[in-house]
Parts: sequence; structure tokens; C1' cells
RNA sequence: GGACUUGUAGUUCAGAGGUAGAACGCUCGCUUCACAUGCGAGAGCUCGAUGGUUCGAGUCCAUCCAAGUCCA
Repeated sequence: GGACUUGUAGUUCAGAGGUAGAACGCUCGCUUCACAUGCGAGAGCUCGAUGGUUCGAGUCCAUCCAAGUCCA
């Protein structure tokens, strides 16, 4: 220098154009003498950035940023 993959909650990851979820973790309650386990409830993500397409974008397109793989 060229090609490609990935970027979504604190962590690991789903989400094939219709308004974002799971598990673990966290908070509160129940249970216990207490802790753990178990059960119930709750908080938490404007989706790497900026533009574009569309009635509507996490999803499609372009550029950039970061991490990684391959080629030279």
C1' cells in the first nucleotide's frame, strides 16, 4: 500500500428496514439468626463518528475512526 472481518447495556453477545433484547453482573423486596442459593420486581444501551437513501435505518450506501485477519 491492497483485500476482508468486527464495533449494540458494566461484561459476553442476539437483533435480515417498523422505533432495541438475552445471559451474567448491579439495585430493591421475599426467604434465612446471618450469608449463599432460590423466587419476584427494577434501573441501565439515542447501537464507533459524520453524511446519504427511505414515510421509517442498529439493519442499506459513502467517508472517516478504532481493533483484528490475510496478501504484498
Source information
RNAcentral holds the sequence, with entries from ENA. Transfer RNA from Candidatus Levybacteria bacterium RIFCSPHIGHO2_01_FULL_40_16, 72 nucleotides, folded computationally. Its mean pLDDT, the model's own confidence on a scale to 100, is 84. Rfam family: tRNA. It is annotated as a transfer RNA. Rfam's curators write: Transfer RNA (tRNA) molecules are approximately 80 nucleotides in length.